[in-house]
Molecule: transfer RNA
Organism: Minisyncoccota bacterium
Formats: sequence, C1' cells, structure tokens
RNA sequence: GCCGGGGUGGUGGAAUGGCAUACACGUGCGACUCAAAAUCGCAUGCCGCAAGGCUUGAGGGUUCAAGUCCCUCUCCCGGCA
Repeated sequence: GCCGGGGUGGUGGAAUGGCAUACACGUGCGACUCAAAAUCGCAUGCCGCAAGGCUUGAGGGUUCAAGUCCCUCUCCCGGCA
C1' cells in the first nucleotide's frame, strides 16, 4: 500500500431502515433471614428543577425515518504484498 472483519450504557453483548441500548453481569433500594449468603421484586446512558433535549468511534450524505445504506477520516483485529 491492497483486501476483509470490527468500534453500541459501568462491563459483556443483541438489534430486518421503524420505541437506541434486548438479554446477561455489575451497582443501588427493598423483600426474605437472628444476621448473612443464595433467591425474589423494583430501579439503573448523559444534560436539565421541569417541560424537554442529547446519545451507537469522528465528520458528512441518502431517507418521512439510519446503530443499520453511501462517502471521507480514525482506531483495533486478521490476511496479502
């Protein structure tokens, strides 16, 4: 240099162009217990008093609508040279 795959909440990780973050872990609160562990319930991205706004590596484009399609850049993994 060329080709392929990937970057998504605190962590792992899913998502056919149609509620962004299913599910699991972790964490917080509660139940249970003499107390704890285990188990069960609820909550859990960011900003904001709220209404609301923002958010899938960065920037742009297509579309009524983009994590998803297209372009450029960037970083990681693999292959070729």